[in-house]
RNA sequence: UAUGUUCUUCGGGGCAGGGUGCGGAACCAAGGUUCCAAUUCCCGAUCGGUGGUGAUAACCCACGAGCGCGGUUCGUGCAUGAGCAGGUGAAACUCCUGAGUCGACGGUACAGUCCGGAUAAAAGAAGAAUUUU
Repeated sequence: UAUGUUCUUCGGGGCAGGGUGCGGAACCAAGGUUCCAAUUCCCGAUCGGUGGUGAUAACCCACGAGCGCGGUUCGUGCAUGAGCAGGUGAAACUCCUGAGUCGACGGUACAGUCCGGAUAAAAGAAGAAUUUU
C1' cells in the first nucleotide's frame, strides 16, 4: 500500500410568550358567575440524520428512517417533502444578503416540536486485533 476476517464504541434536534374555547365541573338570585380546558386551531417562537458535490447544503445528487407481505442477514410492494434571486469568487442552487418553502405512521380538539413503537433500528463515523500480499 492492497485484500479479507473478527470485535468494540458512537450514531437527531425542536412550542418561549400570548389569543380563542370544542368540551367539562361547581355555585346560585335560573340566566348568570367562577374554574379547568388545543405545546395540535390563530399570532408568534423554534429544529434540521448520513455520504457526496472544484467552496461549508433541511430544500443539488444519493442513502437511511415509515407501513405491509414473504422463504425475514434478505427479498418485494406501497409511501417517500421543500429553492429561488442578487453579491463575492477561479469555483458556491452549499458562503453573505433578501424575502420564502418543507417535514412518516398511531394517539389526542386537527401535531416537524407532546405521548407512543424507540433503553429499538439505521445510513454511516471512529478505533482495536488479526490473515494475506
About this RNA
Predicted 3D model of a 133-nucleotide RNA (FMN riboswitch aptamer (RFN element)) from Chloroflexi bacterium HGW-Chloroflexi-4. Of the family's consensus pairs, 100% are formed in the model. The sequence was found by an Rfam model in a public genome assembly. Taxonomically the source falls in Chloroflexota (Bacteria, Bacillati).